[in-house]
Molecule: SAM riboswitch aptamer (S box leader)
Organism: Clostridium amazonitimonense
RNA sequence: UCUUAUCAAGAGAGGUGGAGGGAAAGGCCCUAUGAAACCUCGGCAACCAGUAUGUAUCAUUUGCAUAUAUGGUGCCAACUCCUGCUUUAGAUGUUUUAUCUAAAGAAAGAUGAGA
Numbered sequence: 001u002c003u004u005a006u007c008a009a010g011a012g013a014g015g016u017g018g019a020g021g022g023a024a025a026g027g028c029c030c031u032a033u034g035a036a037a038c039c040u041c042g043g044c045a046a047c048c049a050g051u052a053u054g055u056a057u058c059a060u061u062u063g064c065a066u067a068u069a070u071g072g073u074g075c076c077a078a079c080u081c082c083u084g085c086u087u088u089a090g091a092u093g094u095u096u097u098a099u100c101u102a103a104a105g106a107a108a109g110a111u112g113a114g115a
Stems, first nucleotide, its partner, number of pairs: 001115007012041005020030003025083003042076003047072003050068007080108001085105008
C1' cells in the first nucleotide's frame, strides 16, 4: 500500500514524569484534583491461534455452532466525542439561494486477519 471484517456495548489503579491530549481541520471537551510518554499490576473484549463439546460427513488434518480465556494482537473519558461529502424526509425562510433537524450511505480513521 491492497483486500476483507468490525467500530451504540465493555473495562483503571499505583509509580516515574511535568504540559499537553482527544488522528487531521472546525467545534466541543479532558488536563496542575496532574496531559503525553514509560514502567508495574489489574481489567475488558473475543479478531487470530489453541483447547473442549456438539453438529455436518463413510471418514478426516475440513466446515459450522457454542463454550473457554492458554498464547498473539487490541482496547480500558465522551457513539470512531461531534461535524465536513452525497441522498432522502421534515422545518424556517425565499427571486435564486440558504439555514436547521433526522435517517441512510460514502469518505477519512482505528483495530484484527490475509496479501